RNA sequence: GGGCCUGUGGCUCAGUUGGGAGAGCGCUGCAAUCGCACUGCAGAGGUCGAGGGUUCAAGUCCCUCCAGGUCCA
Numbered sequence: 001g002g003g004c005c006u007g008u009g010g011c012u013c014a015g016u017u018g019g020g021a022g023a024g025c026g027c028u029g030c031a032a033u034c035g036c037a038c039u040g041c042a043g044a045g046g047u048c049g050a051g052g053g054u055u056c057a058a059g060u061c062c063c064u065c066c067a068g069g070u071c072c073a
Base pairs, nucleotide, nucleotide: 001072002071003070004069005068006067007066010025011024012023013022019056027043028042029041030040031039049065050064051063052062053061
């Protein structure tokens, strides 16, 4: 330098054919317990890596860039 893959809550990830942004763990509060843990209930937390385009509508499609991984040279 070139090819391919990945980027979504704090972490690990799902998101199918373009139309509701979600799960588990973690965190906070309450209940339960003499207390802690476990358990149950409720809640907070995301401008979906950045910018632009297409579309009535983009996490999803297109372009450029950034970061990481991998292969080739």
This is a predicted structure of a 73-nucleotide RNA (transfer RNA) from a Chloroflexota bacterium. The prediction has a mean pLDDT of 83. The organism belongs to Chloroflexota, within Bacteria. RNAcentral records the identical sequence in 2 taxa. Its Rfam family is "tRNA". Gene Ontology term of the family: triplet codon-amino acid adaptor activity. Rfam classes the family as a transfer RNA.